[in-house]
RNA sequence: GAGUUUGAUCCUGGCUCAGAACGAACGCUGGCGGCAUGCUUCAGACAUGCAAGUCGAACGAGAUCUUCGGAUCUAGUGGCGCACGGGUGAGUAACGCGUGGGAACCUACCUUUCAGUUCGGGAUAACAGUUGGAAACGACUGCUAAUACCGUAUACGCCCUCCGGGGGAAAGGUCAGCCGCUGAAAGAGGGGCCCGCGUCUGAUUAGCUUGUUGGUAGGGUAAAAGCCUACCAAGGCUACGAUCAGUAGCUGGUCUGAGAGGAUGAUCAGCCACACUGGGACUGAGACACGGCCCAGACUCCUACGGGAGGCAGCAGUCGGGAAUAUUGGACAAUGGAGGAAACUCUGAUCCAGCAAUGCCGCGUGUGUGAUGAAGGCCUUAGGGUUGUAAAGCACUUUCAACGGUGAAGAUGAUGACGGUAGCCGUAGAAGAAGCCCCGGCUAACUUCGUGCCAGCAGCCGCGGUAAUACGAAGGGGGCGAGCGUUGUUCGGAAUUAUUGGGCGUAAAGGGCGUGCAGGCGGAUUGGCAAGCCGGAGGUGAAAGCCCGGGGCUCAACCCCGGAGGGUCUUUCGGAACUGCCAGUCUUGAGAGGGUCAGGGGCCAGCGGAAUUCCUGGUGUAGAGGUGAAAUUCGUAGAGAUCAGGAGGAACACCGGCGGCGAAAGCGGCUGGCUGGGACCACUCUGACGCUGAGGCGCGAAAGCGUGGGGAGCAAACAGGAUUAGAUACCCUGGUAGUCCACGCCGUAAACGAUGGGCACUAAGCGUCCGACGGGUUCGACCCUGUUGGGUGCUGCAGUUAACGCGUUAAGUGCCCCGCCUGGGGAGUACGGUCGCAAGACUAAAACUCAAAGGAAUUGACGGGGGCCCGCACAAGCGGUGGAACAUGUGGUUUAAUUCGAUGAUACGCGAGGAACCUUACCAGGGCUUAAAUGUAACGGGACAGGUCUAGAGAUAGACCCUUCUUCGGACUCAUUACAAGGUGCUGCAUGGUUGUCGUCAGCUCGUGCCGUGAGGUGUCAGGUUAAGUCCUAUAACGAGCGCAACCCCCAUCGUUAGUUGCCAACGAGUAAUGUCGGGAACUCUAACGAAACUGCCGGUGCAAACCGUGAGGAAGGUGGGGAUGACGUCAAAUCAUCACGGCCCUUACGUCCUGGGCUACACACGUGCUACAAUGGUCGGUACAGAGAGCAGCCACUUCGCGAGAAGGAGCAAAUCUACAAAACCGAUCUCAGUUCGGAUCGGAGUCUGCAACUCGACUCCGUGAAGCUGGAAUCGCUAGUAAUCGGAUAUCAGCCAUGAUCCGGUGAAUACGUUCCCGGGCCUUGUACACACCGCCCGUCAAGCCAUGGAAGUUGGGAGUGCCUGAAGUCGGUAACCGCAAGGAGCCGCCUAGGGUAAAACUAAUGACUGGGGCUAAGUCAUAACAAGGUAACCGUA
Repeated sequence: GAGUUUGAUCCUGGCUCAGAACGAACGCUGGCGGCAUGCUUCAGACAUGCAAGUCGAACGAGAUCUUCGGAUCUAGUGGCGCACGGGUGAGUAACGCGUGGGAACCUACCUUUCAGUUCGGGAUAACAGUUGGAAACGACUGCUAAUACCGUAUACGCCCUCCGGGGGAAAGGUCAGCCGCUGAAAGAGGGGCCCGCGUCUGAUUAGCUUGUUGGUAGGGUAAAAGCCUACCAAGGCUACGAUCAGUAGCUGGUCUGAGAGGAUGAUCAGCCACACUGGGACUGAGACACGGCCCAGACUCCUACGGGAGGCAGCAGUCGGGAAUAUUGGACAAUGGAGGAAACUCUGAUCCAGCAAUGCCGCGUGUGUGAUGAAGGCCUUAGGGUUGUAAAGCACUUUCAACGGUGAAGAUGAUGACGGUAGCCGUAGAAGAAGCCCCGGCUAACUUCGUGCCAGCAGCCGCGGUAAUACGAAGGGGGCGAGCGUUGUUCGGAAUUAUUGGGCGUAAAGGGCGUGCAGGCGGAUUGGCAAGCCGGAGGUGAAAGCCCGGGGCUCAACCCCGGAGGGUCUUUCGGAACUGCCAGUCUUGAGAGGGUCAGGGGCCAGCGGAAUUCCUGGUGUAGAGGUGAAAUUCGUAGAGAUCAGGAGGAACACCGGCGGCGAAAGCGGCUGGCUGGGACCACUCUGACGCUGAGGCGCGAAAGCGUGGGGAGCAAACAGGAUUAGAUACCCUGGUAGUCCACGCCGUAAACGAUGGGCACUAAGCGUCCGACGGGUUCGACCCUGUUGGGUGCUGCAGUUAACGCGUUAAGUGCCCCGCCUGGGGAGUACGGUCGCAAGACUAAAACUCAAAGGAAUUGACGGGGGCCCGCACAAGCGGUGGAACAUGUGGUUUAAUUCGAUGAUACGCGAGGAACCUUACCAGGGCUUAAAUGUAACGGGACAGGUCUAGAGAUAGACCCUUCUUCGGACUCAUUACAAGGUGCUGCAUGGUUGUCGUCAGCUCGUGCCGUGAGGUGUCAGGUUAAGUCCUAUAACGAGCGCAACCCCCAUCGUUAGUUGCCAACGAGUAAUGUCGGGAACUCUAACGAAACUGCCGGUGCAAACCGUGAGGAAGGUGGGGAUGACGUCAAAUCAUCACGGCCCUUACGUCCUGGGCUACACACGUGCUACAAUGGUCGGUACAGAGAGCAGCCACUUCGCGAGAAGGAGCAAAUCUACAAAACCGAUCUCAGUUCGGAUCGGAGUCUGCAACUCGACUCCGUGAAGCUGGAAUCGCUAGUAAUCGGAUAUCAGCCAUGAUCCGGUGAAUACGUUCCCGGGCCUUGUACACACCGCCCGUCAAGCCAUGGAAGUUGGGAGUGCCUGAAGUCGGUAACCGCAAGGAGCCGCCUAGGGUAAAACUAAUGACUGGGGCUAAGUCAUAACAAGGUAACCGUA
């Protein structure tokens, strides 16, 4: 820096990624070289070989050789070395290490200086003999040498000393010389000891210590010292973290990081520690000794069972462990070490080689040219694109490797393991040499196929449920390259522990409040000191490494040389501003004295009235009480009501106030007593006495606990009544603890301003409480007003904040001190500890799990939130549906099929505005395979068609009849072939188009500006008004767009024009009658153009918009009525079966043709309708009045026939000309309340018409039959005026028709609307929200199931450490008569200490444990619905 919480935003906050690194490992792959590196695990066990010897110039002896001169070898004595070099990191939290100092020391070999090296003595290995033992290894006797051992002499400087003195050495060898030896002094290098500072985690480890702390004396050491012992004193360490526990070698450095830091301590270097485990000393200059000794233990091996041997954490190597780490190599050539006079010997130190891509660095796997852009692959819109100059081809080169030759440096004189190596020369040939990961975002890189929440991927977010750039493969691409990825670990990013560099009102986070020890911080001023601080100089900070400069390997890695740098270090000189310290002074901080004042501050005692309840008595009678409604309850044994009296407890109305007091909790009747704190005023005094405050101590609501009182009301628990699906609740009736008092505990609260305390600074304005001082006014305690101090509130500038907000009472700006936070859950839980009578409180984790959890604000949506408003939404009305029969659609069922779709509103008389065949998509059966249409090409024919007949259910097949044109190019047609087909098969969740719905609701947006970090807001809000985001006013908005309205069509009035097929007033003619005729153009009408209506006028209200009025005028009045017109969007709404279309699927079938059947089934359920149930009616007769639309395969007058449907004739009309009885209504008659003269279903019979055909399955007519039904439960629908209701008419589709449907047309023609509380839907504003898939949302807990980690638990089994007691090896030290020795001394014995062992009690820690507790996680289990809206009882905190 990025990804990830959200619909979006800002913030907080975690998780994750990109980087670098590695002693790595794993997967795939692998050409060469250089330089490095290579058991991180079992400090597990080890076969075998090697890793420390050397000196014959210290010594005797032996052996071999001899040129007899001697040489060589070496078991032993002796000397030096073996304490170095090499390994490992177990232990160690320590003077172990680092750094800087110090004094009381030692030092072989080396260097320097001084002095010496006399004279003697006795032994002893080897050897010889005897002898034990399996062996290892001894025993005894005897002989012998020395640079082995002992004595003596001398000793200046040495040591001791009582200062008189005393003590102490030597070694010789080879022989010119040299090497040695002794004493002493010094040096160098090395080592021992002491001190300051630094050096991990845990306080859920708070006290530790008896040689402990100091002293004296003695001992001891190379040396200071309780190092050790005795005695004396009682100290010493610790909150600046002792003790205990865990972990760990430390450092130079290494990795990372801008740095500060963090992590780390392989290789190299310094120090330390260790050497099978534990203890111990010996020798020695040096060890308490890796390849020495003794003892104990474990383990392994040998054994003759009696005893012995061993220690790879040296180099190789083996087994084991493990993800994992190499050869039982060469050489002492170099460097270095030991011994030696030297030659030399030894050296798994070292130098080399081998193995490993383990890392770093370098090189190569070719170079140039080459377009028919080859083939192949992949993709494709089928044109092409891409792989791709890539290949091939052509022309070159030869690094590296290979082969042949030559051949170093490393070596100062000799000596070369490496090594025939590096290098050089030559030869051949592009020849021998490329992979790995990735391609959804982060993150560079995209397509196709396969798969279909499968298989799988995944670092985080997340992909996969049929179009996957995310899985697998391919093509292509990207990255790195002899490597590439993965895993692990560290730092970084992470300012995510914040010193640099964070926070705490609401995100995690202020302790409930005070007091105060330690600590931290601290006013003004003078002088001094110099600890901090600043400066100069000296010392040191090893080398290597890092950095800079230079140099060497062809470069680089690597190596060499020089420089720089590095500390909280140390010494010294100097400075004195600041901090500190010492001394002095001051008054402003703080405090005191004096005066005044306010107050529910605290404690104690007393007193008061109102009210509730109870008791007594009176009056009085049937209810009272309680609720949404009730009931439980009380009451005729007299309640409730009311009056009087009494008892008792608790609380103190009004005043009362974002008023007062208190540190907080908290404090409220009145009076008195005791007492704390505070404010103001003017002076006086003290003289920094201050602030904060870890621990500590105190106070601390309610609930709760203990003891004793008290108990009126209220009231957990409990009981009953209701409510409810349930109701262990909400509501009601009762009611016990408790609430009250005294004393003692508890110590917690959403103990909140969710805001620690103190001081200082930084605009204003308005209240209020308590003081002080003025002014005005007044009789006045009053009132008004101003200044000033203290408290308490509101608004608000700057500033601040993620925002909300805060804002002199800061959340602003600073300083000081304290507390606290570091993702969510697990969990404020477990364990441990402290406190508590208990309840529990305080302190306080981890495993595991998630990728979020959160804060503020935004837009929506929602609310059993609020306000305003609208709609046949309710209400007011009228008529229906739901009951009956039938029609029709749907579900269901059935069926071979009952084709498909539509399914709350927004499916269900819907697609379908016409299913007998057809339609038709379904089923059964029978056929066809380019087959229906069209085109192209090739080839062939001349017909095809049609008619008749036969078979068949038909499709179809067969036979017969008939049979072209031509300008000769061909046209037309048929057959065959090829290519294009076809599919009502799937996906409406891949789509276009179309449609429904919210909704004809008034909304939805944009530009610019402004506001906001931003989502976004503003505009569009507000006040009015409207049917309307309609308009007006106001206004950080100003404008605009899509919607609204208007513009369009029809109707209503009038005018103009026109006058047939329409009309007929006047005139004429004619008829039985009729605009029938002449004619007319007035009227109606027709159909074109105009007019008219705009709140224009009047009055009222209003700023305006606008509204109101039985207003005027007008045919019409405030949108005149109706239609068309449907904003941004919502429902993954509907339709792949109208059509179109991506993808998938079928291709002798899922295509296509035919016949028949089905879509018309029928126990049942629902929707929509029709007809009714009758008298506002039925039936019969008579008499009127429409509009609109349709008509030639049509409408059909009229005549005849038929009861009728209709038939047979037959005018008119392609229509203002012809065709159709309008019905209800009205007049009259009849029926008289009944299953009827209502109602017409159903059924029987007979017919008519359409049609190829009415069986399944048409309509209609006539005769007969005459079912249910007497107004319809819960519920529910439509309608506000020419509307509902009612009456008929027409049309589309159509041969006919199942039409009672749909769409139109007119006739007759109502009722009601108080109103907006309620139901439904909608609009605007506002509010809450844990919702955003948006309440059909979200979400909590128990139970049931699976998995995981964890607590408790009778216990069980280990581990490390400590303590007491017993025992006690080796060994030092101490003691010591018998034995040995001439002696020194030794052996033996005794004692102290002690490793180890045994035992005892307790603690700690780990594992495990029947059972048990909660916790976490897990698409679709159970029960309820606690929370989020007033979440339907507001929620939450503490407590029981």
Molecule: small-subunit ribosomal RNA
Organism: uncultured bacterium